Notes:
Model confidence (mean pLDDT): 84 of 100. Predicted 3D model of a 686-nucleotide part of an RNA (large-subunit ribosomal RNA, domain II) from a freshwater metagenome. The full RNA is in RNAcentral, with records from SILVA. Rfam family: Bacterial large subunit ribosomal RNA. Rfam links the family to the GO terms structural constituent of ribosome and ribosome.
Context: one part of a larger RNA
């Protein structure tokens, strides 16, 4: 992992409540107990204790269809008009383990020191080698000591190193040879050494050269039994079928936030019977969007005017005068606001009337819930960075609980809501060269960048190209090119070492000759010189120039595969824009046949509906046992196994010429140890 068997809403109660069925009914009902009885875990009778109901109100005394409050004959609260009770079945609740499995823990009775920690008693063990303390002897030495040397001696938590004890490093081993090992290596090895046997200390206790270590593979409180099915607002699991309806992820409160209570939203029953919804008209309330501000409040820029102030002056002072200063208020222009408003919509909301839809509407009461983590998109806002697949509200749609087609793939984007069947038709979004159903469709343009071809690129640049304009110049010859000229007063004046068109300053930058030529456009020189331009003539011979706008394109453009056209590929397109006609395309719509729910109808039939999680309601299938039928089936072959092209909307049911070898069971009812894929489910097998 697979298979088989087992495996979870049960049972009890003088309990509460609701629905249905039945009995009796202003009443209903017996309990224990006793008696009778052919069938006996049965049936019948007695038994009036008790319980519920028939009257309530008040804290109570108490009063009573009323009563309480109160001074009250007022008002108000709760009552008075409507039937209950007993039994059965079912839905929920309560009390019990109460759908099943699951803690870590707590209390208590005991068992453990054969492992290990420490201790007590009594034993045992430590090859070999090295070093050579004290002391002693001899010799030297001293006044005597001291001291020196040589021997002797054999100390030590001494040294090297086996046994023994340990466990440093690495590799292997990791479903191991082993629930801690093996190999190599390494530490101690006469000591705080190692070890045998016997004994002691026990669980909030021991023992601990102290690591929360060890106390029998168990230790921040051992193990065993019991309380005990502890408790678990938590996790997981919870078993056959079909039909009808179908949520919520919100509000308030919560030692509350992943749990609850009440409300909201679902379903079922009863009552009621259009009271609901949409649209239109009419009548209303309101201060949002917008707008505005000499209409307030607050904030704000510049100008004018100006009270006042600062500064200067004024012979001390005052008046006065002045001002490149500040400036309330007023005024002109500009202009801001969620907590500003002289104004002010659209929607939405309320009410009335009319119309439409006719459905499973609304409302009230009762039974049963689930939900109370929501999410995306669009839109009005707050917050944040006018960041987030962010966060918090409002409104709508969708996902959640929604399949189908499109978007390559893609919960919520576009289209569209799946009762069933079919090798029928039409469309939506989106598409029509091939992959791949349908146009290599038609007409006119644009693009040359493979731009583009289904996310999205900016500011700022571009004599890329197309379109439509405005204003100029032009056969009296434009624009570009080429040829020629581009002068004189003058080197203008000033400045300066120099300044001559061209460092700088100044200038009514003037005038002359001219076809034209600036007191000079740029380069250049120390300054000149030189080159060039403006301007003019000639040549040439038809369009040229400036400006602003639009389309497509181009640069900006930068991440890890050729790597965001889905791919192949595509250039008068298979790209882009405009227009037109065909076609394809879904579970949409239609056609044919059928099923079920609801409404209407006497019926025939007609209309409409039938996606669905949590959840509510309805109808069934199968299994085991019991009773009746029953005098049923069965060795002329039961159950079980295996198979089938049969029947039923499904759970399932039939059939059989095989196997099997002894029991089985239609129908009508009843009762449940009553249905398995999941629980790291349990046991067994493979």
């Nucleotide at each position: 992992g697979c298979c088989a068997a087992c495996g979870a809403g049960u049972u009890a109660c003088u309990c509460c409540u609701c629905a249905c069925u039945g009995g009796c009914a202003a009443g209903g009902u017996u309990a224990a107990u006793u008696c009778c009885u052919u069938u006996a875990a049965g049936g019948g009778a007695a038994g009036c204790a008790g319980c519920c109901g028939a009257a309530g109100c008040g804290a109570a005394a108490g009063c009573g269809a009323g009563u309480c409050u109160u001074a009250a004959c007022a008002g108000g609260g709760c009552g008075c008009a409507c039937a209950g009770u007993c039994a059965g079945u079912g839905g929920g609740g309560g009390u019990a383990g109460a759908c099943g499995c699951g803690a870590a823990a707590c209390u208590u009775u005991g068992u453990g020191a054969u492992c290990u920690a420490c201790c007590c008693u009594u034993g045992a063990c430590c090859a070999g080698g090295a070093u050579g303390a004290a002391g002693u002897u001899c010799a030297g030495g001293u006044a005597a000591c001291a001291c020196u040397g040589a021997a002797u001696g054999g100390a030590g938590g001494u040294c090297c190193g086996a046994a023994c004890c340990g466990g440093u490093a690495a590799a292997c081993g990791u479903u191991g040879a082993a629930a801690a090992g093996u190999u190599u290596u390494c530490g101690g090895a006469u000591g705080a050494g190692u070890u045998g046997a016997g004994g002691g200390u026990a669980g909030g206790g021991g023992u601990g050269a102290a690591a929360g270590g060890c106390c029998u593979a168990u230790c921040a409180a051992a193990c065993u039994g019991a309380g005990a099915g502890a408790u678990a607002g938590c996790u997981c699991g919870u078993a056959c079928u079909c039909c009808c309806c179908g949520a919520a992820a919100u509000g308030u409160u919560u030692u509350u936030a992943g749990g609850a209570a009440c409300a909201g939203c679902g379903u079922c029953g009863a009552u009621c019977g259009u009271a609901c919804a949409a649209u239109a008209a009419u009548a209303g309330a309101g201060g949002u969007a917008g707008a505005g501000c000499u209409a307030c409040u607050a904030a704000u820029u510049g100008g004018g005017u100006a009270a006042g102030g600062g500064g200067a002056u004024g012979u001390c002072a005052a008046a006065g005068u002045c001002u490149a200063c500040c400036g309330a208020a007023c005024u002109c222009a500009a202009a801001u606001a969620a907590a500003c408003u002289c104004c002010g919509a659209a929607u939405g909301c309320u009410a009335u009337u009319a119309u439409u839809u006719a459905a499973u509407u609304a409302a009230u009461c009762g039974g049963c819930a689930g939900u109370g983590a929501g999410g995306g998109c669009a839109u009005g806002g707050g917050u944040g960075c006018u960041a987030a697949g962010g966060u918090c509200c409002g409104u709508g749609c969708c996902c959640g609980a929604g399949a189908g087609g499109g978007a390559a793939a893609c919960a919520a984007c576009c289209c569209a809501g799946a009762c069933u069947a079919a090798c029928a038709g039409c469309u939506a979004a989106g598409g029509u060269c091939c992959c791949a159903a349908a146009g290599u469709a038609u007409a006119c343009a644009c693009u040359a960048a493979g731009u583009u071809g289904a996310u999205c690129a900016a500011a700022u640049g571009u004599g890329g190209u197309c379109c439509a304009g405005u204003c100029g110049c032009a056969c009296a010859g434009a624009c570009a090119g080429c040829c020629a000229g581009g002068a004189u007063g003058u080197u203008u004046g000033c400045u300066u070492g120099g300044a001559a068109g061209c460092a700088g300053c100044a200038a009514u930058u003037c005038a002359u000759u001219u076809a034209a030529a600036g007191a000079g456009u740029g380069c250049g020189u120390a300054a000149c010189a030189g080159c060039u331009c403006a301007c003019u003539g000639g040549u040439c011979g038809a369009g040229c120039g400036a400006c602003a706008g639009g389309g497509c394109a181009u640069a900006a453009a930068c991440a890890a595969u050729a790597a965001a056209c889905g791919g192949g590929c595509a250039u008068u397109a298979a790209g882009u824009g405009u227009a037109u006609c065909a076609c394809c395309g879904a579970a949409g719509c239609u056609c044919u046949a059928g099923a079920u729910g609801c409404g209407c109808g006497c019926a025939a039939g007609c209309g409409u509906a039938u996606g669905g999680u949590a959840g509510g309601g309805g109808a069934g299938c199968a299994u085991u046992c019991u009773a009746g039928c029953a005098a049923g089936c069965u060795g002329u072959g039961a159950a079980g196994a295996a198979g089938u092209a049969c029947c039923g909307u499904a759970a399932g049911g039939a059939c059989u010429a095989u196997u099997g070898g002894a029991g089985c069971g239609a129908c009508u009812a009843g009762a449940a140890a009553a249905g398995c894929a999941a629980a790291u489910g349990u046991u067994g097998g493979c």